[in-house]
RNA sequence: GGGCCGGUAGCUCAGAGGUUAGAGCGGUGGUCUUAUAAGCCAUAGGUCAUGGGUUCGAUUCCCAUCCGGCCUA
Numbered sequence: 001g002g003g004c005c006g007g008u009a010g011c012u013c014a015g016a017g018g019u020u021a022g023a024g025c026g027g028u029g030g031u032c033u034u035a036u037a038a039g040c041c042a043u044a045g046g047u048c049a050u051g052g053g054u055u056c057g058a059u060u061c062c063c064a065u066c067c068g069g070c071c072u073a
Stems, first nucleotide, its partner, number of pairs: 001072007010025004018056001027043005049065005
């Protein structure tokens, strides 16, 4: 240089055109306990990597760029 896969919550990931972007773990508050942990209840946290394009509508499709991984010369 060429090819392929990925980038979504603090972490690991789901969601692949539409009503509101979700789960587990973690955080915070409460409950329980002599206390801690576990359990239970509630709650906060997102420019969906960046910029354009298509569309009535884009996390989702297309293009470019950036970052990470793998293959190849």

This is a predicted structure of a 73-nucleotide RNA (transfer RNA) from a Myxococcota bacterium. The coordinates come from a structure-prediction model, not an experiment, and the mean pLDDT is 82. Rfam family: tRNA. The family's RNA type in Rfam is transfer RNA.